Predicted 3D model of a 77-nucleotide RNA (transfer RNA) from an Actinomycetota bacterium. NCBI's taxonomy places the organism under Bacteria, Bacillati, Actinomycetota. It matches the Rfam family "tRNA". Rfam classes the family as a transfer RNA. Rfam links the family to the GO term triplet codon-amino acid adaptor activity. The prediction has a mean pLDDT of 81.
């Protein structure tokens, strides 16, 4: 310095060909169960998608630049 791949909820992780962001684990809260509590069961809330532009009637997804995080090459006595 070049090349891949990734950034969505608190946490992972999905969103098909651009057309309502939840099929889903897990945490949290509440409520049932319990003498109490763990398990189980019910339900409920958290997001505008790293950040600033385009393009589109509409962008998580496409286009441009930077940010951060991984891996690979390089260069460096």
């Nucleotide at each position: 310095g070049c090349c891949c791949c990734g950034g969505u909820a608190a946490a992972c992780c999905a969103a098909u060909c651009g057309g309502c962001a939840g099929a889903g684990u897990u945490g949290a809260c509440g409520g049932a169960u319990u003498c109490a509590a763990a398990a189980u069961c019910c339900g409920u809330g958290c997001a505008g998608u790293g950040u600033g532009g385009g393009u589109u009637c509409g962008a998580g997804u496409c286009c441009c630049a930077c940010c951060c995080g991984g891996g690979g090459c390089a260069c460096c006595a």